[in-house]
């Protein structure tokens, strides 16, 4: 930097022992009924592999990722409400391929 996706899924397990939800900021969860990490196990299907098929179809050895809540929610534009409401969109952000 280009491009795809981002509202689905996924443990009552070990280990170990306080923080965690990406950064600021405001909120609003989670956490000694054990946080994050590591290990197992599980999802899922980009990448990969099969078929006549450039797929909307099957697979799940490898290579990523995920694994509480929409990418927890807003921050910015526009639009709509009695509203600090409520809906689209963009930014930013994460994950792949290149």
């Nucleotide at each position: 930097c280009u491009u795809a996706u981002u509202a689905c899924g996924a443990g009552c397990g070990g280990c170990u022992g306080a923080g965690g939800g990406a950064a600021u900021a405001g909120g609003c969860c989670c956490u000694g009924u054990g946080a994050a990490g590591c290990c197992c196990g599980g999802c899922a299907a980009c990448c990969c592999g099969g078929c006549a098929a450039u797929g909307a179809c099957c697979g799940a050895a490898g290579g990523u990722g995920c694994u509480a809540a929409a990418u927890c929610c807003u921050a910015c534009a526009g639009a709509u409400u009695u509203a600090u409401u409520u809906c689209u969109g963009a930014a930013a952000g994460a994950u792949g391929a290149g």
About this RNA
RNAcentral holds the sequence, with entries from MGnify. The RNA shown here (SAM riboswitch aptamer (S box leader)) has 98 nucleotides and comes from a pig gut metagenome. The coordinates come from a structure-prediction model, not an experiment, and the mean pLDDT is 84.